Small-subunit ribosomal RNA from an uncultured prokaryote, 1472 nucleotides, folded computationally.
Its Rfam family is "Bacterial small subunit ribosomal RNA". Its family is annotated with structural constituent of ribosome and ribosome in the Gene Ontology.
[in-house]
RNA sequence: GAUUUGAAGAGUUUGAUCAUGGCUCAGAAUCAACGCUGGCGGCGCGCUUAACACAUGCAAGUCGCACGAGAAAGCUGGAGCAAUCUGGUGAGUAAAGUGGCGCACGGGUGAGUAACACGUGGGUGAUCUACCUUCUUGUGGGGAAUAACCCUGGGAAACCGGGGCUAAUACCGCAUAAGCCCGAAAGGGGAAAGCAGCAAUGCGCUGGAAGAGGAGCUCGCGGCCGAUUAGCUUGUUGGUAGGGUAAAGGCCUACCAAGGCAACUAUCGGUAGCCGGCCUGAGAGGGCACACGGCCACACUGGCACUGAGACACGGGCCAGACUCCUACGGGAGGCAGCAGUGGGGAAUCUUGCACAAUGGGGGAAACCCUGAUGCAGCGACGCCGCGUGAGCGAUGAAGUCCUUCGGGGCGUAAAGCUCUUUCAGUGGGAACGAUAAUGACGGUACCCACAGAAGAAGCUGCGGCUAACUACGUGCCAGCAGCCGCGGUAAUACGUAGGCAGCAAGCGUUGUUCGGAGUUACUGGGCGUAAAGAGUGCGUAGGCGGUUCUGUAAGUUCGGUGUGAAAUCUCCCGGCUCAACUGGGAGGGUGCGCCGGAAACUGCAGAGCUUGAGCAUGGGAGAGGAAAGCGGAAUUCCUGGUGUAGCGGUGAAAUGCGUAGAUAUCAGGAGGAACACCGGCGGUGUAGACGGCUUUCUGGACCAUUGCUGACGCUGAGGCACGAAAGCGUGGGGAGCAAACAGGAUUAGAUACCCUGGUAGUCCACGCCCUAAACGAUGCAUACUUGGUGUAGGCGCUUCAGUGUGUCUGUGCCGGAGCUAACGCGUUAAGUAUGCCGCCUGGGGAGUACGGUCGCAAGGCUGAAACUCAAAGGAAUUGACGGGGGCCCGCACAAGCGGUGGAGCAUGUGGUUCAAUUCGACGCAACGCGAAGAACCUUACCUGGGCUUGAACAGUAGUGGACCUCCUAGAAAUAGGACUUUUCCUUCGGGGACCGCUGGUUCAGGUGCUGCAUGGCUGUCGUCAGCUCGUGCCGUGAGGUGUUGGGUUAAGUCCCGCAACGAGCGCAACCCUCGUACUUAGUUGCCACCAUUCAGUUGGGCACUCUAGGUAGACUGCCGGCGUUAAGCCGGAGGAAGGUGGGGACGACGUCAAGUCAUCAUGGCCCUUAUGUCCAGGGCCACACACGUGCUACAAUGGACGGUACAAAGGGUCGCGAACCCGUGAGGGGGAGCUAAUCCCAAAAAGCCGUUCUCAGUUCGGAUUGGAGUCUGCAACUCGACUCCAUGAAGUUGGAAUCGCUAGUAAUCGCGGAUCAGCACGCCGCGGUGAAUACGUUCCCGGGCCUUGUACACACCGCCCGUCACACCAUGGAAGCCAGCUGUACCGGAAGUCGGUGCACCAACCCGCAAGGGAGGUAGCCGCCUAUGGUAUGACUGGUGACUGGGGUGAAGUCGUAACAAGGUAACCAA
Repeated sequence: GAUUUGAAGAGUUUGAUCAUGGCUCAGAAUCAACGCUGGCGGCGCGCUUAACACAUGCAAGUCGCACGAGAAAGCUGGAGCAAUCUGGUGAGUAAAGUGGCGCACGGGUGAGUAACACGUGGGUGAUCUACCUUCUUGUGGGGAAUAACCCUGGGAAACCGGGGCUAAUACCGCAUAAGCCCGAAAGGGGAAAGCAGCAAUGCGCUGGAAGAGGAGCUCGCGGCCGAUUAGCUUGUUGGUAGGGUAAAGGCCUACCAAGGCAACUAUCGGUAGCCGGCCUGAGAGGGCACACGGCCACACUGGCACUGAGACACGGGCCAGACUCCUACGGGAGGCAGCAGUGGGGAAUCUUGCACAAUGGGGGAAACCCUGAUGCAGCGACGCCGCGUGAGCGAUGAAGUCCUUCGGGGCGUAAAGCUCUUUCAGUGGGAACGAUAAUGACGGUACCCACAGAAGAAGCUGCGGCUAACUACGUGCCAGCAGCCGCGGUAAUACGUAGGCAGCAAGCGUUGUUCGGAGUUACUGGGCGUAAAGAGUGCGUAGGCGGUUCUGUAAGUUCGGUGUGAAAUCUCCCGGCUCAACUGGGAGGGUGCGCCGGAAACUGCAGAGCUUGAGCAUGGGAGAGGAAAGCGGAAUUCCUGGUGUAGCGGUGAAAUGCGUAGAUAUCAGGAGGAACACCGGCGGUGUAGACGGCUUUCUGGACCAUUGCUGACGCUGAGGCACGAAAGCGUGGGGAGCAAACAGGAUUAGAUACCCUGGUAGUCCACGCCCUAAACGAUGCAUACUUGGUGUAGGCGCUUCAGUGUGUCUGUGCCGGAGCUAACGCGUUAAGUAUGCCGCCUGGGGAGUACGGUCGCAAGGCUGAAACUCAAAGGAAUUGACGGGGGCCCGCACAAGCGGUGGAGCAUGUGGUUCAAUUCGACGCAACGCGAAGAACCUUACCUGGGCUUGAACAGUAGUGGACCUCCUAGAAAUAGGACUUUUCCUUCGGGGACCGCUGGUUCAGGUGCUGCAUGGCUGUCGUCAGCUCGUGCCGUGAGGUGUUGGGUUAAGUCCCGCAACGAGCGCAACCCUCGUACUUAGUUGCCACCAUUCAGUUGGGCACUCUAGGUAGACUGCCGGCGUUAAGCCGGAGGAAGGUGGGGACGACGUCAAGUCAUCAUGGCCCUUAUGUCCAGGGCCACACACGUGCUACAAUGGACGGUACAAAGGGUCGCGAACCCGUGAGGGGGAGCUAAUCCCAAAAAGCCGUUCUCAGUUCGGAUUGGAGUCUGCAACUCGACUCCAUGAAGUUGGAAUCGCUAGUAAUCGCGGAUCAGCACGCCGCGGUGAAUACGUUCCCGGGCCUUGUACACACCGCCCGUCACACCAUGGAAGCCAGCUGUACCGGAAGUCGGUGCACCAACCCGCAAGGGAGGUAGCCGCCUAUGGUAUGACUGGUGACUGGGGUGAAGUCGUAACAAGGUAACCAA
């Protein structure tokens, strides 16, 4: 100084967390398509599918200055009466022919091709090149034919044949040969054409040299997938000779040799034109190959050559095949992957346009002709770019619509209205550049001017989160949405519609595809202990990597220069279209390859050394290392014999089994097989699997010490080879115990199991297979480095009185530092820090399955997919919950007791049933004598019937009347009609107000209608259980933990101690009420010791006592002793009325149960509105085969009956309690004193006590039921009240399984009162009387608290979850076969054609010959090699289909069981 400008994440597994991991989204792009919509212009682009088939037109011709020949129509002249004949012109024109050049370019397509096809860089001394340019040599003299044309034949046609004439820049000799070619040389060979012009001359022709451009061949390197393709190859690899080509070459042929290629992927299969580039990406990469440009290949399919400078030729030829067309049936014609266009296929891709004006191409001397190349136009929002659809002012803000808390808010300055402008489109006029002379398809186009008028011009998608944007209505797991998560089951911001809002905009969305995000294939840039992932272990080949010093070299490496890397594209700068898109110029870049030169550190290579890696040698000790042989004792079983007798054995309990034919037990002897107690140890050895009595033999490895030797000999290790527990297989042995299968017995709902009795393979040995394991340290091998502590095994050194201490090497454990890790954890034996090499992983399921291959006797092993399906699967850790886990501890939880329920009758509630209705709610505990503290009417909500409709009650408004009350008529009543009667306050006397009734309209009332799963409030329950949390700090990535855990203690998270915690809150306790003691104050209605009095605290009197109701005291582990940690506290004691919370009550933490209640009340939403509202009468809630809950009364003698007699507390009472007294057997009646209550009344307390009687029975127990007669309340006791008397006298003789309450003034038992209430209690709420038993204890049942553990649970065990079966759907494997494609091999056959041979038929040029004829040379024909389609046979591979069949996946609340998760109730799992 120049240059480089570039990197974002989110949703979803969980109760929550971290990490792993997949799925999904936001971006950009597109040859696109589809849906809705659509004003203009510019520039681009437009069959991705059927290389499917094509009607029609056009797309390659041109040259008369190479050549011969040469019209017609028309016009015009002449002849002729005319038909007609003839001349001129048309015109040397058209058409055709010979000849030359072109047709191999341009244009299309991408089928084939995995190849020197392409890209890049070289080679060609192994080559060719028409036209063009430059230079150079010639251009002399002859000859013979032939098409056209004429005549003629065949044919429908296409076209073909015969005879005759003719020209040339067509063809053939001769001459000449500077170059040239052949040859070593000598020598030999080989050319030509003319035309135009008056001419000059021009254009040509021939031989040669060079150039430019082009082409051929060849080489290095580069770029796809599959190993479920591992071996391929006979012209194959090389040589020699020959042929062939423009040219090297097995390119071809003969012969010779036996090679060549391949794990650095040959061969085979699949796919594919390649590249510049295009898209994406920060880049590295990944994907693509449409348009433009370069190369290649192809031209209906296959084969073949001819011509030519060039082709094996898109619009040339021959043959074969398929297809289409013509045909006279004999035979012919054709090839749009040129431009348009048609059909077809498809989601889908245009006009049968104009012009050669420009650019370019072919021919020509030229004029010119040709050119669907090209230039333009048309169609298509297909893409990119630009513009417009108006601008300013305009309301506390119209209408309309939407929302609303009804106040208002939004659309909204938006509109209207006023002022203004005219881009674009429209109309009219002018008018280019493109062509510096002529020529303009585009085109009267771009552009310019004028005119009119806001005039003609806005949609699409979205609005739950990701992701910008919200409400209403409709719908009600329906209809539907959805990219993922997921929405929808009556209040849906998620469906549909509307309003509003957001985004983009002539477009907007959707779908497909690509890259990105995805570090999710990781080169940049990942991993493998537990998430997917270390091969079971070793030896070792190839390969990869490799200690240290020196020298050389220069392959890698690096630096400089140079060539190339086409153009376009890309980047930068500067220009042109008004801008942009688009486009012009310049520069850069193009990461690559070649060549030249320099450097020598590192790697490589070559050479020479070194010793530390590795190895060898020497000396030691340790060891369940391996193999073989032998030996030993204990035990089990069996056999023999003895002793001995009724059992043994086995289990949770049993039974099967064994035993009187003598078992078990016991003693002695014997047989046989297998395994080796103690030692024995996270001790040892081995690569792993694995190895355990003792001895011997053989043998492998490691370790230590010592120095000596070799001199990098090393590490790893794809393939390969070997070893490899158990089970299993083969052959042969062996067989004591154990023991799959099997049998029996149990267990059980079942029990093909767990348990028991038996028992065969097997377990053992030899040999041979198998080759898998949770083959695990779930951790590959090697090397180096990096703080420590403490055991243990083996060795060595130093040391000590001492195997005492210490050091070191090799193993093997534990704990831990740094560091690492998602965490758990690892931590010198790494999971730390690095290097080298190998193996492996890439979501779950399908599946370690299928197919194929390979190994195996088999079982099976190794290798190893896909379709389909899911939005997760999985790891670690956290908090809970749970466990037929553990520890500690509570509770009438069990146990110990007492009394009940369950059986009976009745009462009451519930279910069920019934009914017109039996209104509704409550349903385990925590519904069921519950709401209901009281259903005959009322209540009442239900049913039947009769009525009302602004309503039975309420508010506002207008009108009208004056009530209230009483009576009459109809009616079941509601109600309707009538009679009587006429209010109060103020007053300016008009009226107004209040209250009540009636009437009208309206706003509305009303609803015990629904939703307790929309709610408030209240309540139940866990549970009066001891818990639940917070702040700060600390720990952890985080959820979270700590505190709150621990040691004690308590009824208690009560207190104490300890502690990374320190404090605090809600709970516990206390404060409140009540009972228990005392004191004090007060003394009526209460009380009565003293005095008096009475029948009587009745009356004086008194207030001491009792009592009443205010205050106060008292109890705090305060005192003593012991225990305890000196604490908290516990135990005992004293004192005390009371002792460790004195008894009882009120009081219920954070929360749980979508617990209960919309019918107490309140309330959102929905629903009804002459009814789901409201009034009335009657009925029902009271039903009754039955089932359950809660109670009462009993079953009797601890009792019943009768008589006598004693002692409470707490309450209630004026719409009331109601005394005495009288009547009644009684319920009750009469009566009415007293009492608004410490005064009077209810009111008798009962059990108890005393006495009499009954004597064990369905009774003098029990009282149901029923009959009769009554009483009371009430408008009214029929349905449907209570009570009384007389009579009746049921079941029931203590209750199955099961189950409830209660720990002391409690249970049990006895009565009394109250609320509700006209009346109605066996219920409920209270009160007192009498008054027990038992608790060893915490194993078990239930519930709960704390700690800990496991977990696959989190709707939390009433959890989760597995497999068969059944049904439906989906994809897939097998399968007798069937069909198709592709391909190999062998053989048959063989068109056209090249080449070779032959060539008796045929032939003008040259030669001989006068000629005839012959020769040279050639042609047809024929033969041969090769060969396409084809045929036969037999294989391989691929695909389709297939009766039937196998498993798999997914589905709604199906069936059977309960395998797994907790000790999952038999621990689970792996292999067999």